A computed fold for a 104-nucleotide RNA from Gammaproteobacteria bacterium 28-57-27, annotated as TPP riboswitch aptamer (THI element).
RNA sequence: CGCACGAGCUAGGGGUGCUUUGCCCGUUUUCGACGCAAAGCUGAGACACACCCUUUGAACCUGAUCCGGCUAACACCGGCGUAGGGAAGCCGCCGCGUUAGUUC
Numbered sequence: 001c002g003c004a005c006g007a008g009c010u011a012g013g014g015g016u017g018c019u020u021u022g023c024c025c026g027u028u029u030u031c032g033a034c035g036c037a038a039a040g041c042u043g044a045g046a047c048a049c050a051c052c053c054u055u056u057g058a059a060c061c062u063g064a065u066c067c068g069g070c071u072a073a074c075a076c077c078g079g080c081g082u083a084g085g086g087a088a089g090c091c092g093c094c095g096c097g098u099u100a101g102u103u104c
Base pairs, nucleotide, nucleotide: 001097002096003095005092006091008090009089010088011054012053013052014051016048017041018040019039020038021037022036023035025032026031060085061084062083066079067078068077069076
């Protein structure tokens, strides 16, 4: 100096569902909406001083209370989707290559 990579710093973006039980309330026998709490499930994350993502952008949002499969339900898989949106700068620890200098 180049390549590769993204360790680090600062800043920013994003999601939070399903089930069961209890409480509350209504009805009052059963039963049940919203809300609150606890437990369980999936997941990186289901409120975590955490996790994921930041234009090389399916993190996440919209379409969407969408369509097909699957599930008790969520989840998951496929479609929609070379759809529309979506948050970045600094820096150079480590590695490889090249060149030059110095020392032995």
Lineage of the source: Bacteria > Pseudomonadati > Pseudomonadota > Gammaproteobacteria.
It was read from a public genome assembly, where an Rfam model found it.